[in-house]
Context: one part of a larger RNA
Molecule: large-subunit ribosomal RNA, domain I
Organism: Candidatus Tiddalikarchaeaceae archaeon
RNA sequence: CUGUUAGGUGGAUGACUUGGCUUGCAUUAGCUGAUGAAGGGCGUACUAAGUUGCGAAAAGCCAUGGGGAAGCGCAUGGAGCUCUUGAUCCAUGGAUGCCCGAAUGAGAAUCUUAACCUACAAGGUUAUAAUGGAGUAAUUCAUUAGAGGAACGCGGGGAAUCAAAUCAUUCUAGUACCCGCAGGAAAAGAAACCAAUAGGGAUUUCCUUAGUAAGGUCGACUGAAAAGGAAGCAAGACAAAGCGAAUACGCUUAGGUGACUAAUGCGUAAAUGUGCUGUUUAGGGCUAGGAACAUCUGCUCUUCACGCGACUCGAACUCAGCUGGGAAGCUGGACUCUAGAGGGUGAUAGUCCCGUAGGGGAAGCGUGAAUAGUAGUACUUAGUCCCAGAGUACCAGGGGUCGGAAUUCCUUUGGGAAGACGGGAGUCAGAAACUUCCAAUCUUAAAUACUCGGCAAGACCGAUAGCAAACAAGUACCAUGAGGGAAAGUUGAAAAGAACCUUUGACAGGGAGUAAAAAGAGCCUGAAACCU
Numbered sequence: 001c002u003g004u005u006a007g008g009u010g011g012a013u014g015a016c017u018u019g020g021c022u023u024g025c026a027u028u029a030g031c032u033g034a035u036g037a038a039g040g041g042c043g044u045a046c047u048a049a050g051u052u053g054c055g056a057a058a059a060g061c062c063a064u065g066g067g068g069a070a071g072c073g074c075a076u077g078g079a080g081c082u083c084u085u086g087a088u089c090c091a092u093g094g095a096u097g098c099c100c101g102a103a104u105g106a107g108a109a110u111c112u113u114a115a116c117c118u119a120c121a122a123g124g125u126u127a128u129a130a131u132g133g134a135g136u137a138a139u140u141c142a143u144u145a146g147a148g149g150a151a152c153g154c155g156g157g158g159a160a161u162c163a164a165a166u167c168a169u170u171c172u173a174g175u176a177c178c179c180g181c182a183g184g185a186a187a188a189g190a191a192a193c194c195a196a197u198a199g200g201g202a203u204u205u206c207c208u209u210a211g212u213a214a215g216g217u218c219g220a221c222u223g224a225a226a227a228g229g230a231a232g233c234a235a236g237a238c239a240a241a242g243c244g245a246a247u248a249c250g251c252u253u254a255g256g257u258g259a260c261u262a263a264u265g266c267g268u269a270a271a272u273g274u275g276c277u278g279u280u281u282a283g284g285g286c287u288a289g290g291a292a293c294a295u296c297u298g299c300u301c302u303u304c305a306c307g308c309g310a311c312u313c314g315a316a317c318u319c320a321g322c323u324g325g326g327a328a329g330c331u332g333g334a335c336u337c338u339a340g341a342g343g344g345u346g347a348u349a350g351u352c353c354c355g356u357a358g359g360g361g362a363a364g365c366g367u368g369a370a371u372a373g374u375a376g377u378a379c380u381u382a383g384u385c386c387c388a389g390a391g392u393a394c395c396a397g398g399g400g401u402c403g404g405a406a407u408u409c410c411u412u413u414g415g416g417a418a419g420a421c422g423g424g425a426g427u428c429a430g431a432a433a434c435u436u437c438c439a440a441u442c443u444u445a446a447a448u449a450c451u452c453g454g455c456a457a458g459a460c461c462g463a464u465a466g467c468a469a470a471c472a473a474g475u476a477c478c479a480u481g482a483g484g485g486a487a488a489g490u491u492g493a494a495a496a497g498a499a500c501c502u503u504u505g506a507c508a509g510g511g512a513g514u515a516a517a518a519a520g521a522g523c524c525u526g527a528a529a530c531c532u
Stems, first nucleotide, its partner, number of pairs: 006532003014524001015490002019461002021458005028453001029451002031148002039100003042055003046078002050074002061094006070082003105113003114126004128145007152183001153181005163170001193200002204231004214222002235443003238389001242276002246274001247269005252263004283387002285384006296376005302370007311360003317333001318349001319332004334351002336340001342354003394415007422438005477484002497523001500511004
C1' cells in the first nucleotide's frame, strides 16, 4: 500500500406517521362589533418556565340534558383532594369576564388622572359624527354610525416592465397597486329592448355563434351581439290626474296564545299633502253603466311529516395443538354477515376492544305540508280629453371609454324640446312609410362567484419530501426598521429506565438483575466517506 475480518464514527437507506397537499360536497357553514368585536398585554394551578383553558367568581362558577367510573389538560414527580348523595367528560343555556384595542371622560409605548350622580356601599354617567326634536342661546334629548373578516363583489383612482424585433398612437391593461362601500353572496333586473314582413318577451350564468362582424401607425394585435341549445325563472311599488286629513307615530286603555285589531284623550308628524285611488298602450283618472264576491301572496297559531342533533342499540370463537418474549401467524375444527370499511390490541383478528351495515334519539335549530286565522291583492263597455318623471331628450365643441366603425357608453362647456293628434329606437346623414317600444323614480328570490372554517375522499407527499412550520414555528435567531426566517420526528409490548456489589476524583467500566438488550436513554434499521 491492497484485500479481508472485528470495531468506532456518521446518519444514508428501509419501515413507520401525529402533519401537510389536492379535489369534492353548497341541503356542511357563511358574517362579527358600543350588550365593547377581531387581535393582543398581564394575570390565573399546592408546587409552574412553555403551551392549552380561563379572567380578581381566573385549567374555573350555576342550571338542564347525556353518560356511568374513575378524575385533578399537554405532563409520567411529590404532597393533597374530588367522586355511585353520580365526579371528570360531552351538548345546550346562563353568570363572571382585569388592561389595551373602533376604544369612546382627559391624556398616555397595554399606564396615569379628573368631574358629576347615587341608597355614599356596590355602582353608574361624561368621545366624535350624522339625522331628527327642544331651546333666544350655551346646551340638551333620541336614534344610528365608527372597527374587523381568507377569497369572492360593486364603485372611485390607476402604473410600468413587456409586445410592436426601434418607438410615439397602440399593446401589456382598466391588469398590478391604492382608496371607499356591502353581503353571505354581491352586482344586474321587469324594455323609450331585440328583431325584420316571421317573431321574441326582466336579469344572471354556461355551451354555441366566433377568433366571426367590427376596430387597428389596417402594424403588433384587440374583439362583440342577435338567433339557437341549456341552468334557473317572479314580479312588484311610487310621482301625476281625481278625492282632500278619511292618515301615521308615541303615551294610555281594551280584545286575541299570536299575526294583528279596536277605542278616546293628550302630544307629535302632516296642506311644501298623511291616506284612498293609480302605474302602462287593449294605459290610468273622471262621468254613466255592467259583471263578480273570487284568486294568489306574506305572516301567525295549532297539528303533522322530514332533516340536523350530546348520545344510544348493534351479529358471530377469546376453541385445540405448534413456533415464539408475545398469536391475530401455521395446522385442525366451529360460527356470523343489510356488518369481510377502518383503527387498536405484546407479529398478520369478520367472530377480543372501538367501530362498521342497519335502526333509535331529548332540548334546541331548520325545511315542508294541511286546517283555521290575519294583512294585502281585481274584471269589463261607452263617452270625456284631465294625467303619464325637464336644464331632461336632443344639438355643437372638448375629454375619457368601447369591437362600436360619421353609427358604443359616460362626462364637461354652451345651446335647448315636445306632451299621447306626443316622444324614443330600428348601427353614416336626411325624407316618407312601416315595425317596435314609452326615458329622464324605486324595490326584487333563484340559476352565478369564493372558501378563513367543517366533513369526506385520493393510481397525492412520507421528515433535504409534503405547508416556511408533523417537535416551544411565524418559534429561535438576524435587522434601527419595513422585513427576513431556520434546524429539529421514532427506546420498549410494558419503564420493567438497570436495585445491590466492585475499580475510579469523575467519566467510564467489571459483575448482578429487568428485558427479545448486537433496543441502555448520544436509544428502530444503521449504508458510504473517515479513523483504529